A computed fold for a 185-nucleotide RNA from a Thermoanaerobacterales bacterium, annotated as Lysine riboswitch aptamer. The model forms 100% of the base pairs in the Rfam consensus. Its mean pLDDT, the model's own confidence on a scale to 100, is 78.

[in-house]
RNA sequence: AGCUGAGGUAGAGGAUGCAAUAAUCAAGAGUAGUUUUGCCAUAGGUAGGGUAAGCCGAUUAAGCAAAAUAAAAGGGGUUAUUGCCGAAGAACGGAUUUUAUACCCAAAAAACCGUUCUGGGUUCAUAUUGAAUAGAUAUGAAACUGUCACCAAAGCUUUGUAUUUGGUGGAGCGCUACUUCAUUA
Numbered sequence: 001a002g003c004u005g006a007g008g009u010a011g012a013g014g015a016u017g018c019a020a021u022a023a024u025c026a027a028g029a030g031u032a033g034u035u036u037u038g039c040c041a042u043a044g045g046u047a048g049g050g051u052a053a054g055c056c057g058a059u060u061a062a063g064c065a066a067a068a069u070a071a072a073a074g075g076g077g078u079u080a081u082u083g084c085c086g087a088a089g090a091a092c093g094g095a096u097u098u099u100a101u102a103c104c105c106a107a108a109a110a111a112c113c114g115u116u117c118u119g120g121g122u123u124c125a126u127a128u129u130g131a132a133u134a135g136a137u138a139u140g141a142a143a144c145u146g147u148c149a150c151c152a153a154a155g156c157u158u159u160g161u162a163u164u165u166g167g168u169g170g171a172g173c174g175c176u177a178c179u180u181c182a183u184u185a
Base pairs, nucleotide, nucleotide: 001184004182005181006180007179008178009177010176011175014085017084018083019082020081021080022079023078024077025076033069034068035067036066037065038064039063044056045055046054048105049104050103051102052101088118089117090116091115092114093113094112096110097109098108099107119145120144122142123141124140125139126138127137128136129135147170148169149168150167151166152165153164154163
């Protein structure tokens, strides 16, 4: 000096970067639930289903209608604060706990472990979820954006392994800057 390899530190992407907490607002919803009255009916009801137990039930269960009263959760917007740049999210599998007295089946949620995928956000379509035309997830597509590699052109007279523009392609175990060791000359 710089090709390469192994580390360390600090950073960048963004027109909604990611996530968390608090407050507030809309929606959920005049819904669920509760109470009363009436009808029906004559025995069932009891957290998704089944069995058992317990409890309620002719002082009428369950069902239907009316009236009165009347929520909440998850999710979303805004503001503020905080932590960050695999930030974060998802799928599959494992074992544990909870929803819910015991058992069986099923579903959902929480945190933990392992593997895999996604650079980032946006829009559209389909499916699932959701009260929802909000949002989320999965798949596919379209451009946009940042980065690196390759190609081409331009300009600078600072000729640079630099800058700008365009095109193609890749992925975050990436990229940029500094730095340590090793290695090459």